[in-house]
RNA sequence: GCGCUUGUGGUUUAGAGGUAGAAUGCAUCGUUGCCAUCGAUGCGACCCGGGUUCAAUUCCCGGCAGGCGCA
Numbered sequence: 001g002c003g004c005u006u007g008u009g010g011u012u013u014a015g016a017g018g019u020a021g022a023a024u025g026c027a028u029c030g031u032u033g034c035c036a037u038c039g040a041u042g043c044g045a046c047c048c049g050g051g052u053u054c055a056a057u058u059c060c061c062g063g064c065a066g067g068c069g070c071a
Base pairs, nucleotide, nucleotide: 001070002069003068004067005066006065007064010024011023012022013021018054025043026042027041028040029039030038047063048062049061050060051059
């Protein structure tokens, strides 16, 4: 330099046009003699810019970052 691929709560990830979900984490409450466990409630996210579309996390283009391959 070229090609492929990935980017979603603090972390690990599902979702592939209409509503963003889970686990874990954190906070409060309950349970307990205390801690742990367990239960209830809550908090927290679509890498950036543009295009297509009535509507984009999703499709297309570019950028940035990570990974893999080729030279």
Source information: This is a predicted structure of a 71-nucleotide RNA (transfer RNA) from Oxytricha trifallax. The organism belongs to Oxytricha, within Eukaryota. Rfam family: tRNA. By type it is a transfer RNA. Model confidence (mean pLDDT): 82 of 100. The sequence is in RNAcentral, with records from Rfam.